[in-house]
RNA sequence: CUCCGAUAAGAGCAAAACCGGAGCAAUCCGGUGACGCAGAGUCAUGGGUCCUUUUGGGAUCGCCAGGCCGCCGAA
Numbered sequence: 001c002u003c004c005g006a007u008a009a010g011a012g013c014a015a016a017a018c019c020g021g022a023g024c025a026a027u028c029c030g031g032u033g034a035c036g037c038a039g040a041g042u043c044a045u046g047g048g049u050c051c052u053u054u055u056g057g058g059a060u061c062g063c064c065a066g067g068c069c070g071c072c073g074a075a
Base pairs, nucleotide, nucleotide: 004073005072012037013036017032018031019030020029021028022027035062041068042067043066045065046064047063048060049059050058051057052056
């Protein structure tokens, strides 16, 4: 450094639900809260799905795949 992922260690993220807010909507933001997560970090690049003010535009990365980046070091 690569592969790999432990009843390791130190960290991290935050489902559903509820409250408030933005949006036509999908959904998103903040708070509470934890279902879970070895990338549940990031990028809408391909596919899928969803919304729509449906020529178009938007959403979802905690749907699948891929790119980039990243903590630790047992077997």